[in-house]
RNA sequence: GAGCAGGCCGGACAGUCGCGGGCGAUAGGGGAAACCCUCCGUCUGAGGAAAGUCCGGGCUUCCCAGGGCAAGGAUAACGGCUAACGGCCGCCGGGGGCGACCCCAGGGAUAGUGCAACAGAGAGAUACCGCCGGGCUUGCCCGGCAAGGGUGGAAAGGCGAGGUAAGAGCUCACCGGCGCGGGGGAGACCCCGCGGCCCUGUAAACCCUAUCCGAAGCAACACCGUGGAGGGACAACCAGCGUGGCCCGCGCGUCCCGUGGAGGUGGCGUGAGCCGGACGGCAACGUCCGGCCAAGAUAGAUGACUGUUCAAGACAGAACCCGGCUUACAGGCCUGGUC
Numbered sequence: 001g002a003g004c005a006g007g008c009c010g011g012a013c014a015g016u017c018g019c020g021g022g023c024g025a026u027a028g029g030g031g032a033a034a035c036c037c038u039c040c041g042u043c044u045g046a047g048g049a050a051a052g053u054c055c056g057g058g059c060u061u062c063c064c065a066g067g068g069c070a071a072g073g074a075u076a077a078c079g080g081c082u083a084a085c086g087g088c089c090g091c092c093g094g095g096g097g098c099g100a101c102c103c104c105a106g107g108g109a110u111a112g113u114g115c116a117a118c119a120g121a122g123a124g125a126u127a128c129c130g131c132c133g134g135g136c137u138u139g140c141c142c143g144g145c146a147a148g149g150g151u152g153g154a155a156a157g158g159c160g161a162g163g164u165a166a167g168a169g170c171u172c173a174c175c176g177g178c179g180c181g182g183g184g185g186a187g188a189c190c191c192c193g194c195g196g197c198c199c200u201g202u203a204a205a206c207c208c209u210a211u212c213c214g215a216a217g218c219a220a221c222a223c224c225g226u227g228g229a230g231g232g233a234c235a236a237c238c239a240g241c242g243u244g245g246c247c248c249g250c251g252c253g254u255c256c257c258g259u260g261g262a263g264g265u266g267g268c269g270u271g272a273g274c275c276g277g278a279c280g281g282c283a284a285c286g287u288c289c290g291g292c293c294a295a296g297a298u299a300g301a302u303g304a305c306u307g308u309u310c311a312a313g314a315c316a317g318a319a320c321c322c323g324g325c326u327u328a329c330a331g332g333c334c335u336g337g338u339c
Base pairs, nucleotide, nucleotide: 001339002338004336005335006334007333008332009331011309012308013307014306015305016304017303019045020044021043022042023041024040027038028037029036030035047315051326052325054324055323056322057321058320059217060216061215062214072213073212074211075210076209078090079089080088081087092106093104094103095102096101107208108207112206113205114202115201116200128149129148130145131144132143133142134141135140136139157175158174160172161171162170176198177197178195179194180193181192182191183190184189221266222265223264224263228259230257231256232255233254234253240252241251242250243249273292274291275290276289277288278287279286280285310313
């Protein structure tokens, strides 16, 4: 200098004004009271992704005796971590890089079915050109051959030697696959030996195997609920009041049950929590000890202005919560490898 991996920050400070929430105080107002409004003091007030809503859970309601089968969906080497996961860590196999390191849609094609366009003679079935042998009417017929040419993503494991009429695992060495045996490993798998056993590809085609999965979501859901509809009990049919010019007529009481509109309360932030240290583990992670409490609105606060300063500020903003993944992101800092 280039490149790789991991982690962190993501303007700072001061002043003034304003807003949400907690606590305190009780000055003013309202109310029978609980309490509410205003004012005052104090503390606190977005993110690494709060986002996409793609996975996994908590919580809630509905369904469900239990078990099995089917359908649909998801996942796919192996071992571990975790509340769980399709996530993470380690490792194996394959691919890339000189390397640090990175990527993988990694079960089964010997269960079966299907497909393989175009090209090509032929796509599990094959002789077009060619090579070799034989026959003759000398350019045709019969037979052998997958070594050579041609087509194609793919054409009889690959390559070399022997062999042969020409050829061919026909034979042999090496490499690859498959099967068997032995050894190593927790396992995927790796190493060694033997056997010519050599079988087209495609499962992001149907399908098969193994494992898992009930549905909907905080506008879930639970509770309170002056008024109003409904029901019941008691009192009353006199008087009074309202309507009406007057009479008749009609309506007007108290208590309880119950439904639930407006509205309100809970759910709602002490949690698979955060920080530090020690120990175990390669790691993900776990155990123990100590410390801390850190937004909670409901039309929705988290802002505006001024000044100073620097490297001149990106992507973007909670709405039930948590663990992941993915996507967006100006700029800067730290650590450890590599060439």